[in-house]
RNA sequence: CCAGGGGACCGGGCGACCGCGGCUUUCGCAAGAGAGGCGAGGAAAGUCCGGGCUCCACGGAAUAACGGUGCCGGGUAACGCCCGGCCGGGGGGUUCGCCCCUUGAGGGAAAGUGCCACAGAAAGCAUACCGCCGGUCUUCGGGCCGGUAAGGGAGAAAGGGUGCGGCAAGAGCGCACCGCGCGGGUGGCAACAUCCGCGGCACGGCAAACCCCACCGGGUGCAAGACCGAAUAGGGGCGGCACAUGGGCCUGUUCCGGCUCGUCGCCCGGGUUGGUCGCUGGAGGCGAAGGGCAACCUUCGUCCUAGAGGAAUGGUCGCCCAGGUGCCUUGAAGGCGCUGGACAGAACCCGGCUUACAGGUCCCCUGGCAAA
Numbered sequence: 001c002c003a004g005g006g007g008a009c010c011g012g013g014c015g016a017c018c019g020c021g022g023c024u025u026u027c028g029c030a031a032g033a034g035a036g037g038c039g040a041g042g043a044a045a046g047u048c049c050g051g052g053c054u055c056c057a058c059g060g061a062a063u064a065a066c067g068g069u070g071c072c073g074g075g076u077a078a079c080g081c082c083c084g085g086c087c088g089g090g091g092g093g094u095u096c097g098c099c100c101c102u103u104g105a106g107g108g109a110a111a112g113u114g115c116c117a118c119a120g121a122a123a124g125c126a127u128a129c130c131g132c133c134g135g136u137c138u139u140c141g142g143g144c145c146g147g148u149a150a151g152g153g154a155g156a157a158a159g160g161g162u163g164c165g166g167c168a169a170g171a172g173c174g175c176a177c178c179g180c181g182c183g184g185g186u187g188g189c190a191a192c193a194u195c196c197g198c199g200g201c202a203c204g205g206c207a208a209a210c211c212c213c214a215c216c217g218g219g220u221g222c223a224a225g226a227c228c229g230a231a232u233a234g235g236g237g238c239g240g241c242a243c244a245u246g247g248g249c250c251u252g253u254u255c256c257g258g259c260u261c262g263u264c265g266c267c268c269g270g271g272u273u274g275g276u277c278g279c280u281g282g283a284g285g286c287g288a289a290g291g292g293c294a295a296c297c298u299u300c301g302u303c304c305u306a307g308a309g310g311a312a313u314g315g316u317c318g319c320c321c322a323g324g325u326g327c328c329u330u331g332a333a334g335g336c337g338c339u340g341g342a343c344a345g346a347a348c349c350c351g352g353c354u355u356a357c358a359g360g361u362c363c364c365c366u367g368g369c370a371a372a
C1' cells in the first nucleotide's frame, strides 16, 4: 500500500437577517413591547425485555394453576442484556500444530403420552419390493420353499461407519481403526476435554407437541398519583319564617285514598372547568489513578444548560469544510464552474435489545505485495 473482517466515534462550521417556545427582568391598567439567557438524538423511533417511582390488592411462607427463562462461569439494581469460556453448525486463512470471524430457544427423548407428511415392501416394530445365495419344479418366460440384509430403489430419516477376513450368499459373525455406551484416572470452579479399561452395539428423530426438572414472576401505568378549588347546579345538617281551600306523583279522565313539598341565613362534605405539585441532579456525563483477559468495579477531581399544553427548537443569504461531477492546465501539484450534507424529532425517568441512517474519521486482527 492492497484485500477481508471486527470495534469505537462524528454525523457540517462561522457570520448576518427574519422567525418559534419556555424562563428571568424592565415598561405598561391591560393587551402587549424591549432586553438577557436557554432550547432534541444516537437512535428522542418500535414500545420488545428489565428496573425506579405510583396507586390498588395482599397476614407470612409454601404449593397448585398460568406465564416466562434454560450449556458453564462472571458482570449488573435487574434482565430474555453484556463479557469470558465450552460444545455443535457455517465461512476464511494456515507453517497442518492451529488461528480469525460468524452463528445456535444449547436442560431432559434411558418417566409417560403423542407425531413422523409424500415416496416407499417396511417409519419404530423389525420387515423384505428389486436383488444375491441354496433347494426344487419348469412349457426356459419363470414359479414355489428357505436363507440373507452386503448392493439397488424410496425417503428428512431404514436399527452404527470404513477396511480386511469369513460365508453358499451374507451379517459385529470375527478382527483393526473411528463412532457409541458403561466404569475409572487426570486437568478444569464448571460446561467440558483427555487417557485407560470393559461392552459387539443396546438407546432412530421431534420437547419452536403435551410433558418432566430447575429458576423467576401479584396487578397497574405520569391520562400513575397528591394537593388547592370559582361561578353555577345538586346533596346533607342546624336555625328563623311560612302552610294545604294549593302544587307534584300514584293515573288518560272524574271521585275517593295514599305519599310528598316552600323560602331565607349559616355550616359541612363530594364533583365539573381550572390551577399547583409529581418534573427532572440521576443505578448521570467527562477525565485521571488502581483492580480485572473482558463486561465491569473502586477512589479522586470536575461539569450539568429542554422540561410544556398535543407539544417550540426553523428558514433565507454569504463564506468555508467533507463528498460527487465537468472543463482547463501540469512532471506532480493546481485553478475554475455546477452540485451537495442522511435517518429522524423529547412528553415521568433509567439500563438494554431491535430497526432507520448520505457521507466521513480513528483503532485492532488476519493474509498478500514492496522496501529497510
Base pairs, nucleotide, nucleotide: 001368002367003366004365005364006363007362008361009360010359012320013319014318015317016316017315018314020039021038023036024035025034026033027032041343045354046353048352049351050350051349052348053221055219056218066217067216068215069214070213071085072084073083074082075081086106087104088103089102090101091100092099093098107212108211112210113209114206115205116204129152130151131148132147133146134145135144136143137142160178161177162176163175164174165173179201180199181198182197183196184195185194186193187192225277226276227275228274235268236267237266238265239264240263241262246261247260248259249258250257284303285302286301287300288299289298290297291296321341323339324338325337326336327335328334

This is a predicted structure of a 372-nucleotide RNA (Bacterial RNase P class A) from Sphingomonas xanthus. The RNAcentral record of the sequence draws on ENA and Rfam. A source record names the gene rnpB. The source organism's lineage runs through Bacteria, Pseudomonadati, Alphaproteobacteria, Sphingomonadales and Sphingomonas. The model forms 97% of the base pairs in the Rfam consensus. It matches the Rfam family "Bacterial RNase P class A". Rfam describes the family as follows. Ribonuclease P (RNase P) is a ubiquitous endoribonuclease, found in archaea, bacteria and eukarya as well as chloroplasts and mitochondria. Rfam links the family to the GO terms ribonuclease P activity, tRNA processing and dimeric ribonuclease P complex.